[in-house]
RNA sequence: CUCUUAUCAUGAGAGGCUGAGGGACCGGCCCUAUGAAGCCUCGGCAACCUGGGAUCAAGGUGCCAACUCCGACAGCGGAUUGCUGGGAGAUGAGAG
Repeated sequence: CUCUUAUCAUGAGAGGCUGAGGGACCGGCCCUAUGAAGCCUCGGCAACCUGGGAUCAAGGUGCCAACUCCGACAGCGGAUUGCUGGGAGAUGAGAG
């Protein structure tokens, strides 16, 4: 990187260094010098895998603004909102 599969309405941040971006892409909307992203330390959430007799949370990941922030394509709907599904994306596990 590709494929298969499961999940995605809950939950969970402080300090230090640094200094302008970030929320995948496009459109919107939003966050951000009352400090973005990144790195480090500590903490927390969760329970996919390992472990365990176990309702545990020890190990491997993951995550800690907003429903995956909303929309984007199709269907229902007069239309907006909305609902359902899909696509795309993210994460885990497995395979190549």
Background: A computed fold for a 96-nucleotide RNA from a Chloroflexota bacterium, annotated as SAM riboswitch aptamer (S box leader). Lineage of the source: Bacteria > Bacillati > Chloroflexota. Its mean pLDDT, the model's own confidence on a scale to 100, is 81. Its Rfam family is "SAM riboswitch aptamer (S box leader)". Rfam's curators write: The SAM riboswitch is found upstream of a number of genes which code for proteins involved in methionine or cysteine biosynthesis in Gram-positive bacteria.